[in-house]
RNA sequence: GCGGAUGGCCGGGCGGCCGCGUGUCCCGCAAGGGGCGCGAGGAAAGUCCGGACUCCAGGAAGCGACGGUGCCGGGUAACGCCCGGGCGGGGCAACCCGACGGAAAGCGCCACAGAAAACAGACCGCCCCGGUCUUCGGGCCGGGGUCAGGGUGAAACGGUGGGGUAAGAGCCCACCGGGGGGCCGGCAACGGCCGCCGCAUGGCAAGCCCCACCGGGAGCAAUGCCAAAUAGGGAUCCCACGAGGGGCGCAAGCCUCUCACGGCGCGCUUCCGCCGCGGGAUCCGGGUCGGCAGCUCGAUCCCGUGGGCAACCGCGGGGCCAGAGGAAUGGUCGCCGCCCGCCCUUCGGGGCGGGAACAGAAUCCGGCUUACAGGCCAUCCGCGCAC
Numbered sequence: 001g002c003g004g005a006u007g008g009c010c011g012g013g014c015g016g017c018c019g020c021g022u023g024u025c026c027c028g029c030a031a032g033g034g035g036c037g038c039g040a041g042g043a044a045a046g047u048c049c050g051g052a053c054u055c056c057a058g059g060a061a062g063c064g065a066c067g068g069u070g071c072c073g074g075g076u077a078a079c080g081c082c083c084g085g086g087c088g089g090g091g092c093a094a095c096c097c098g099a100c101g102g103a104a105a106g107c108g109c110c111a112c113a114g115a116a117a118a119c120a121g122a123c124c125g126c127c128c129c130g131g132u133c134u135u136c137g138g139g140c141c142g143g144g145g146u147c148a149g150g151g152u153g154a155a156a157c158g159g160u161g162g163g164g165u166a167a168g169a170g171c172c173c174a175c176c177g178g179g180g181g182g183c184c185g186g187c188a189a190c191g192g193c194c195g196c197c198g199c200a201u202g203g204c205a206a207g208c209c210c211c212a213c214c215g216g217g218a219g220c221a222a223u224g225c226c227a228a229a230u231a232g233g234g235a236u237c238c239c240a241c242g243a244g245g246g247g248c249g250c251a252a253g254c255c256u257c258u259c260a261c262g263g264c265g266c267g268c269u270u271c272c273g274c275c276g277c278g279g280g281a282u283c284c285g286g287g288u289c290g291g292c293a294g295c296u297c298g299a300u301c302c303c304g305u306g307g308g309c310a311a312c313c314g315c316g317g318g319g320c321c322a323g324a325g326g327a328a329u330g331g332u333c334g335c336c337g338c339c340c341g342c343c344c345u346u347c348g349g350g351g352c353g354g355g356a357a358c359a360g361a362a363u364c365c366g367g368c369u370u371a372c373a374g375g376c377c378a379u380c381c382g383c384g385c386a387c
Base pairs, nucleotide, nucleotide: 001383002382003381004380005379006378007377008376009375010374012336013335014334015333016332017331018330020039021038022037023036024035025034026033027032041358045369046368048367049366050365051364052363053219054218055217056216066215067214068213069212070211071085072084073083074082075081086100087098088097089096090095101210102209106208107207108204109203110202123150124149125146126145127144128143129142130141131140132139133138158176159175160174161173162172163171177199178197179196181194182193183192184191185190223293224292225291226290233284234283235282236281237280238279239278242259243258244257245256246255247254248253261276262275263274264273300319301318302317303316304315305314306313307312338355339354340353341352342351343350344349
């Protein structure tokens, strides 16, 4: 210098003017005005996990069902998160990735291709024996041996090499792999060493299943409190209460039917239709509009220090960091800084034009995931060059 890996941080700054929300103080009878303070994010997002909190379900325990998690140890309020480690895979490396318990409890499945896909299997090839033909190279027919070679497949019943054999084969041997045993190291996952077994049971649990552990349900539109107009419900009191029939009741009275009465057309009359048949006052209770609480001080943030490899934890000091709620956090101008393009240059720089992401609280925390213009810092790896 080039290329790469990991962790962390920023994500415009200052000022003027106009405006918004909220807290507090002052002025004002009030409406309102003024001063001061505070006012989005690293993801406020997706709502995917884990909790706090609230309500619901008499309580507790066990078992079962259903759902989730799944190497080991640690951290944490908890987690499917984080840290450290093991094993497997990728990369020259820094480093990255991993549904990573059990296939010897049982069931099920293994497409296509291929001879054969799980108590194996003979398509080509190789070898032996018998017969037959022969141009003496071998061909053909029949019987048998063989998984070493070819070929298929994601996967072929251990692999490589040697011995052995008619040709072959764990048939025999060495090494590797595997199984089970002992010893050692480690809390453990696991690793190392020694000797034994010729190999005895291929894969899939992201198919059912088995094992271990975890899990009541609903969610701040939770939930609690205050409570208007109008309508409707109930109680008491006052005024009014025409006639007849029926029913209930000892009665007061209540219900119902018919007539009468009142209202509805621009006015009047008749008929028809519809509506009403009580009015008022006071009080009570429920719900709605609305208001208040929950609502932001908290597993909190910053600095220092101690413990720990780390995640994280302890101690000391300091800070207060939106609390709105149909929902405020905005607009504009100037200067500076950053990036890009063009022009000028005395190479110091100057001028003009343009650009600046993803997004946005809604009860609150811990995580994960996803989006993000541009930029900064630290550590590490590989290659090249110079000394």
Source information
The RNA shown here (Bacterial RNase P class A) has 387 nucleotides and comes from Palleronia sediminis. The model forms 95% of the base pairs in the Rfam consensus. Its Rfam family is "Bacterial RNase P class A". Rfam's curators write: Ribonuclease P (RNase P) is a ubiquitous endoribonuclease, found in archaea, bacteria and eukarya as well as chloroplasts and mitochondria. The sequence was found by an Rfam model in a public genome assembly. Model confidence (mean pLDDT): 78 of 100.